[in-house]
RNA sequence: UCCGAGCUGGGGUAGUGGCAUCCUAUCACCCUGUGGCGGUGAUGACACGGGUUCAAUUCCCGUGCUCGGACCCA
Numbered sequence: 001u002c003c004g005a006g007c008u009g010g011g012g013u014a015g016u017g018g019c020a021u022c023c024u025a026u027c028a029c030c031c032u033g034u035g036g037c038g039g040u041g042a043u044g045a046c047a048c049g050g051g052u053u054c055a056a057u058u059c060c061c062g063u064g065c066u067c068g069g070a071c072c073c074a
Stems, first nucleotide, its partner, number of pairs: 001070007010024003018054001025043006047063005
C1' cells in the first nucleotide's frame, strides 16, 4: 500500500428502515442472625462526518480504529 471481517451501556453480546435485547457490573430495597446466593427496581450504549428517506443504529459514501491475510523492503 492492497484485500477481507468488524466497531452496540464500564465489560461481554442479540438484533433491526419505526421505543435497541440479554448477561454482567454499579446503586437502592426485599430476603438472611451476618454475609453470600436469590428476588424486585433503577442507572447506563449503536466510532465520527456526509448522503438517501417522512424516519438511519440499520442502506450508501468517506474518515478513524481493531483483527486477519497479501504484497514490497531489509
Predicted 3D model of a 74-nucleotide RNA (transfer RNA) from Halobacteriales archaeon QH_7_66_36. The sequence was found in a public genome assembly. The organism belongs to Halobacteriales, within Archaea. It matches the Rfam family "tRNA". It is annotated as a transfer RNA.